[in-house]
Molecule: SAM riboswitch aptamer (S box leader)
Organism: soil metagenome
């Protein structure tokens, strides 16, 4: 830089010792112990692996092979993740209207594959 997801789901201990949720505004979490590091454990199915359905090709008397994707399933191998929807929200349109509320779209930003 490009593509895909992002309303679902998953936590115990142990060392620590005050902070964390990306900024910023808000609203939360936290000494009934943040952040960070070990450990076990768990959710999920991008990535590869493996079964099965299913389409194209390609072989053939017949058994078969190659290859594909918004298929399903299993995952002990790469990775992620385990308050809150990406916790809301910030900019733009809409529709409602009490300073406000409900939907859309963007930028951001996160994770994975090139």
């Nucleotide at each position: 830089c490009u593509c895909a997801u992002c309303c679902a789901g998953a936590g115990g201990g142990g060392c620590a010792g005050a902070g964390g949720g990306a900024a910023c505004g808000g609203c939360c979490c936290g000494a009934c112990g943040a952040a960070g590091c070990c450990c076990c454990g768990g959710c999920a199915a991008c990535c590869a692996c493996c079964g099965c359905a299913c389409g194209a090709c390609c072989a053939u008397c017949u058994c078969g092979g190659u290859c594909g994707g918004c298929g399903c399933g299993a995952c002990a191998g790469g990775u992620g993740c385990c308050a809150a929807g990406u916790c809301c929200g910030c900019c733009c349109c809409g529709c409602a209207g009490a300073u406000u509320g409900c939907g859309g779209g963007a930028a951001a930003g996160a994770u994975g594959a090139g």